Two RNAs folded together computationally: RNase P RNA and transfer RNA, 508 nucleotides in total. Rfam match: Bacterial RNase P class A. About the family: Ribonuclease P (RNase P) is a ubiquitous endoribonuclease, found in archaea, bacteria and eukarya as well as chloroplasts and mitochondria. By type it is a ribozyme.
RNA sequence: GGAGCAGGCCGGGGAGCCGCUCCUCGCCGGGGAUCUUGGAGUUCCCGGGGAGGGGAGGAAAGUCCGGGCUCCACAGGGCAAGGUGCUGGGUAACACCCAGCGGGGGCGACCCCAGGGAAAGUGCCACAGAAAUGUAAACCGCCUUUGGAGGGGUGAUCCUCCGGGGUAAGGGUGCAACGGCGGGGUAAGAGCCCACCAGCAGCCAGGCGACUGGCUGUCCCGGAAACGGGGGUCUUCGGGUCCUAGAGACCUGGGAACCUAGGUAAACCCCACCUGGAGCAAGGCCGAAUAGGGGGAGAUGAGGUGGCCCGCUGAUCCCCGGGUAGGCCGCUUGAGGCUGCAGGCAACUGCAUGCCCCAGAGAGAUGGCUACCCGCCCGCUUCCCCGCAAGGGGCGCGGGUACAGAACCCGGCUUACAGGCCUGCUCCCCUU
RNA sequence: GGGCCGUUAGCUCAGCGGGCAGAGCGCCGGGCUUUUAACCCGGGCGUCGGGGGUUCGAGUCCCUCACGGCCCACCA
Repeated sequence: GGAGCAGGCCGGGGAGCCGCUCCUCGCCGGGGAUCUUGGAGUUCCCGGGGAGGGGAGGAAAGUCCGGGCUCCACAGGGCAAGGUGCUGGGUAACACCCAGCGGGGGCGACCCCAGGGAAAGUGCCACAGAAAUGUAAACCGCCUUUGGAGGGGUGAUCCUCCGGGGUAAGGGUGCAACGGCGGGGUAAGAGCCCACCAGCAGCCAGGCGACUGGCUGUCCCGGAAACGGGGGUCUUCGGGUCCUAGAGACCUGGGAACCUAGGUAAACCCCACCUGGAGCAAGGCCGAAUAGGGGGAGAUGAGGUGGCCCGCUGAUCCCCGGGUAGGCCGCUUGAGGCUGCAGGCAACUGCAUGCCCCAGAGAGAUGGCUACCCGCCCGCUUCCCCGCAAGGGGCGCGGGUACAGAACCCGGCUUACAGGCCUGCUCCCCUU
Repeated sequence: GGGCCGUUAGCUCAGCGGGCAGAGCGCCGGGCUUUUAACCCGGGCGUCGGGGGUUCGAGUCCCUCACGGCCCACCA
């Protein structure tokens, strides 16, 4: 110098003029009440004007989660339904945040992951393919000491075709073909056997835990375990029986070995945890007006309880028709902000005699105009600089200035956003 | 402000326990007719609102955004 990663902050500035809203305190005018002979005073209402103070956001948005608050049993039992889903922590709570684990991506800083269970069970896996989960399946291939036909050869025997049998190694199909690869073995083959690797289960060690490392591995019964007893296995070795006479079937003895399980749960489901319903148009009070009119249900239980049952409560409820479109409370002092100290890796929490009060409208205020300055973007250009040129830069002029507006209040998430600032880190190039 | 639905062909709607997207009307071409209408035959004419994810595979399941629509107060 270039390219990037992570985190935090700001989101125009200062003037002049005109205007809006809320609170507090004076002033002026009018009216009512009280008192009074009257005035003054006190209090309330209305109107006008003044002074002081406050007045949108990082997302106020979407309404996607979670809470507070209010009402109905301060909310109860069961079923159903819904949600969440690695581990530990934070919190009022969360689907949020922090720290870690595992997996994936990047040279790296770093980023991403709805990340429980597929060995409880069920479903699905289109098309293609022989076969899509059944210790199934033989299309091509491979093998054949088997049957038939043909051919070569003097012969031993060899070759070809058709059928039967064996084989899941190879080809082919597919997202996916019953773990991968190498060796042994075999007629050819196969976890059939062995070594290594991957996964799974059990035990041991470490860690709070997710997890990591090591050892072991057929099935059943007994046992804490070591182990004991019994059983099974296309096989290998030995013996026997049968007939279809075969690498045939069955019985039996000995030895060794024997976990291999597809994907999908943002399919049903299982496991663990969580969830009562409604929402400030909640809810309470006052006032005005109308038709306290019509129909239906209801103490044999309406409605609350918006899925059902129980329990609780206990007189109204539904439809049609009618009237009003007013006021006050809730309403903004709160899981509040700032500062300091302490704990913690952090999220966050605690303490303080500290400091502060920071929008509360109700058709809905926080704005408009004028010129200037700063940053950026776009366009133009007689001027200047670089360049052969295309073009680039500077001065100047003109225009523009992001997303977007609180409505009961908080904690998050997501989405939109002209631009600017700060901090830490990574990679590459150059110079010393 | 709060709550709840919908978006599929030009229009109105199906399809949602995932497997080549359909119906009616309309439209286009041909036939019949002197011509038109009606009728007959043929043709789906489509970014399933946009984007992302799960899955071998998404209109369908999940997340997010956009657009459109519906409902609500008080009194007796």